[in-house]
Molecule: Lysine riboswitch aptamer
Organism: uncultured Eubacteriaceae bacterium
RNA sequence: GAACGAGAUAGAGGCGCGUCUCUUAUGAGUAGCCUGUCAGACCCGGGUACACGGGGAUGAAGACAGGAAAAAGGAUCGGACGCCGAAGUGAGCCGCCGUACCUGCGGACUGCUGGGACUGCCGCAAACAGCGUCAGUACUGUCGCCGAAAGGCGGAGGGCUAUCGGUAAA
Numbered sequence: 001g002a003a004c005g006a007g008a009u010a011g012a013g014g015c016g017c018g019u020c021u022c023u024u025a026u027g028a029g030u031a032g033c034c035u036g037u038c039a040g041a042c043c044c045g046g047g048u049a050c051a052c053g054g055g056g057a058u059g060a061a062g063a064c065a066g067g068a069a070a071a072a073g074g075a076u077c078g079g080a081c082g083c084c085g086a087a088g089u090g091a092g093c094c095g096c097c098g099u100a101c102c103u104g105c106g107g108a109c110u111g112c113u114g115g116g117a118c119u120g121c122c123g124c125a126a127a128c129a130g131c132g133u134c135a136g137u138a139c140u141g142u143c144g145c146c147g148a149a150a151g152g153c154g155g156a157g158g159g160c161u162a163u164c165g166g167u168a169a170a
Stems, first nucleotide, its partner, number of pairs: 003167002007164005014084001016083006024075001033067006042055004046102005087113004093107004114140002117137004122132003142155005
């Protein structure tokens, strides 16, 4: 000491990512409960079916009136903690709730995504709040190439920057 390599450590991108918690509103005068009237055999346990359990003529479901009356998720205002494939998300697989399918929750592997914002379809949601995939628009950070410059084109985070260390050509 070129070059090589998923070596190690420390960093950067910004309305940066995630978890927990506090405040506030919404949810909602809604659900459920109680009383009365009508009604007259079914109703509840995530959806459908079966099974099992519970409730029901001492009146189920449903409807109307009155009484008193929530919560969760999501959102907002701060705070604390962990971080920079942070994290999110798709398919299949495994596990959980009696069985089957669907849904939901969790796990490992794997694919995609540099980051936030806005717009649109679809989905979730009580919601016109917000979130998610995909697509688009400009912005932003980084590396490479072109350029005198302004800028242009392109790539991806297993990347980029810095330092240390390993092998090692001339």